RNA sequence: CGAGUCGACCAGAUGAUCGCCGGCGUCAUGUCGGAGGAAAGUCCGAACUCCCCAGGGCAGUGCGCUGGGUAACCCCCAGUCCCGGUGACGGGAAGGAAAGUGCCACAGAAAACAUACCGCCUUCUCCUCGUGGGGAGGUAAGGGUGAAAAGGUGCGGUAAGAGCGCACCGCUCGGGUGGUGACAUCCGAGGCAGGGCAAACCCCGCACGGAGCAAGACCAAAUAGGGAAGCGUUCGAGGGUGGCCCGUCCGAGGCUUCCGGGUAGGUCGCUCGACUGCGGCGAGCAAUCGUCGCGGCUAGAUAAAUGAUCGUCGUCCUCCUUAGGGUGACCGCGGGAGGAUACAGAAUUCGGCUUACGGGCGACUCGAGCA
Numbered sequence: 001c002g003a004g005u006c007g008a009c010c011a012g013a014u015g016a017u018c019g020c021c022g023g024c025g026u027c028a029u030g031u032c033g034g035a036g037g038a039a040a041g042u043c044c045g046a047a048c049u050c051c052c053c054a055g056g057g058c059a060g061u062g063c064g065c066u067g068g069g070u071a072a073c074c075c076c077c078a079g080u081c082c083c084g085g086u087g088a089c090g091g092g093a094a095g096g097a098a099a100g101u102g103c104c105a106c107a108g109a110a111a112a113c114a115u116a117c118c119g120c121c122u123u124c125u126c127c128u129c130g131u132g133g134g135g136a137g138g139u140a141a142g143g144g145u146g147a148a149a150a151g152g153u154g155c156g157g158u159a160a161g162a163g164c165g166c167a168c169c170g171c172u173c174g175g176g177u178g179g180u181g182a183c184a185u186c187c188g189a190g191g192c193a194g195g196g197c198a199a200a201c202c203c204c205g206c207a208c209g210g211a212g213c214a215a216g217a218c219c220a221a222a223u224a225g226g227g228a229a230g231c232g233u234u235c236g237a238g239g240g241u242g243g244c245c246c247g248u249c250c251g252a253g254g255c256u257u258c259c260g261g262g263u264a265g266g267u268c269g270c271u272c273g274a275c276u277g278c279g280g281c282g283a284g285c286a287a288u289c290g291u292c293g294c295g296g297c298u299a300g301a302u303a304a305a306u307g308a309u310c311g312u313c314g315u316c317c318u319c320c321u322u323a324g325g326g327u328g329a330c331c332g333c334g335g336g337a338g339g340a341u342a343c344a345g346a347a348u349u350c351g352g353c354u355u356a357c358g359g360g361c362g363a364c365u366c367g368a369g370c371a
Base pairs, nucleotide, nucleotide: 001367002366003365004364005363006362007361009359010358012313013312014311015310016309017308018307020034021033022032023031024030026028036343040354041353043352044351045350046349047348048212049211050210051209055246056245057244058243060208061207062206063205064204065079066078067077068076069075080094081092082091083090084089095203096202100201101200102197103196104195117143118142119139120138121137122136123135124134125133126132151169152168153167154166155165156164170192171190172189173188174187175186176185177184178183216268217267218266219265226259227258228257229256230255231254235253238250239249240248241247275296276295277294278293279292280291281290282289283288314341315340316339317338318337319336320335321334324331325330
């Protein structure tokens, strides 16, 4: 200098004028506050609220290496194994294919109870006696097809071959050692069990009641109709319990008492909470947790406020000029002009994930050049 990998950070600043929403004080003005790292997608997980507790079975949905973290998670951290990359590093829905079923396009002889197209070898036979044709058998080393072809490489062996034999690698089984564990490693035995797909059905294990702040509570114009509470229940229509069955619960019709009903609108929920900043100590590799001290709380709108204009400065790009450097192409301190200044905006609140996007910073890797 070029090409990359990872991590954390900022999200323009300031002044004037005119506005918008909310709080407070006073009565038409003053003062204070007013979006984000993703407020987004609404994809996971919760808090909170309501539903006539949600029990059992079937069905369904989600998840699936190990250990830890957390209120919880499909999130995070640390590791194992596999894959990709020269590397920094990145990725993985990663249980079971010896329970069963199913699928594997095209090509190919054969895609799974293996098979034999071209070959190779043995033997018989025919002829035009050739290095030819045909029949029977052996073989799976070589060729060919395919994403994938029944362990791989080498030596021996053989008519040719073959785990047929042997060595190494792989695999299966048994055992030892290390590790909490996934697993790693070592030793021994066995010539080798027999393809892939479970983000195909399925099997195994674990989890799961539903709806969502338009939840829900209160006040209350209007309209319709009755509504609520208690007691009781021979019978029990009907209904709820996310789907079905069982179970369970409510329950019209009866009696007693009471008066409201709840659309428009308004108030609450509504922002102080698993909150957050800095520092010390402690546990841990880390995620994270505990404790102590000092602070912060700075939107709560409801058709939806958080804005607009102008000035100055900052940052980036282009052009002009230029100190200086270089043999040179060219680089370029400083100055000037013009342009640009991203993605995007709360709607109950948190923890995550994903996606969008401007900028500079740090650490590390690979390559090239120079000293």
Bacterial RNase P class A from a Vicinamibacteria bacterium, 371 nucleotides, folded computationally.
RNAcentral holds the sequence, with entries from ENA.
Its Rfam family is "Bacterial RNase P class A". About the family: Ribonuclease P (RNase P) is a ubiquitous endoribonuclease, found in archaea, bacteria and eukarya as well as chloroplasts and mitochondria.
Of the family's consensus pairs, 98% are formed in the model.
It is recorded under the gene name rnpB.
Its mean pLDDT, the model's own confidence on a scale to 100, is 75.